[in-house]
RNA sequence: GGGGCUAUAACUCAGCGGGAGAGUGCCACACUGGCAGUGUGGAAGUCGAGAGUUCAAAUCUCUUUAGCUCCACCA
Numbered sequence: 001g002g003g004g005c006u007a008u009a010a011c012u013c014a015g016c017g018g019g020a021g022a023g024u025g026c027c028a029c030a031c032u033g034g035c036a037g038u039g040u041g042g043a044a045g046u047c048g049a050g051a052g053u054u055c056a057a058a059u060c061u062c063u064u065u066a067g068c069u070c071c072a073c074c075a
Stems, first nucleotide, its partner, number of pairs: 001071007010024004018055001026042006048064005
C1' cells in the first nucleotide's frame, strides 16, 4: 500500500428498508428476620463519524475513524 471482517444500552449480542430489542448488570417494590435468590415494574442507545439514495436508512452507496485479520513491500 491492497483485500476481508467488526463497531447497536454499562457489558455480551440480535435486528439486513417501515416499532431500536434480548440476556446480564443498575434502580424501585413484593416474598424473606436479614443476605442471597425469585417475581413484577422502571431507567438507560446522536446504531463509530460525515455525506448521498429513498416517501422512509442501524440496514443500500461513497468517504472517513478505530480494532482484528490476510496479502504485498522494506528490513
The RNA shown here (transfer RNA) has 75 nucleotides and comes from a Clostridiaceae bacterium. Model confidence (mean pLDDT): 83 of 100. Its Rfam family is "tRNA". Gene Ontology term of the family: triplet codon-amino acid adaptor activity. The organism belongs to Clostridiaceae, within Bacteria.